[in-house]
The RNA shown here (transfer RNA) has 87 nucleotides and comes from Violaceomyces palustris.

Order: sequence, then C1' cells, then structure tokens
RNA sequence: GGUUCCUUAGUUUAGGGGUAUAAUACUCGCUUUGGGAUUUCUAAUCUUGAUUGCGAGAGGUCAUCGGUUCGAAUCCGGUAGGAACCC
Repeated sequence: GGUUCCUUAGUUUAGGGGUAUAAUACUCGCUUUGGGAUUUCUAAUCUUGAUUGCGAGAGGUCAUCGGUUCGAAUCCGGUAGGAACCC
C1' cells in the first nucleotide's frame, strides 16, 4: 500500500428501515445470615456488616461527519480507532 470485517449501557452482547434486547455490575425493597446495644428475655426492637434468592429502578446523542428516505442503530460514502489476510 491492497482486500475483508468490527465499533450499541461501566463491561459483555442481541437487533440489519418504524423510537434498542439480555446478562453482569450499580441503587432500592423484601428474603437469608454474622456481630453489637437495649428490653417486657422460648423472644422483640434498634444499629452495623456480609450474602442466597426474588422483585423493582436507574444507566444508551447505537464511534464520528455527511447522503438516501416520510422515517436510519440498520442502506450508501468520507473520517477515526481496532482485527485478520495479502503485498
């Protein structure tokens, strides 16, 4: 230098024209559980940490700039970053 492909939530990802999905992480509630304090002491209440499970919430200018279209994460082109192969 050439060819092909990738870029979507903090992370990993599905979706390939009609306002984006899930997992994980995060926050909250319930549940499970260790320690401490108090009391009316087979227990209750308060406080603090951990955690199994369940539920809820929040988190996205879909790399970027243009074009096509009534409508673009999706189609086309440029740019940026990355990967593979060839030279």

The RNAcentral record of the sequence draws on ENA. The coordinates come from a structure-prediction model, not an experiment, and the mean pLDDT is 80.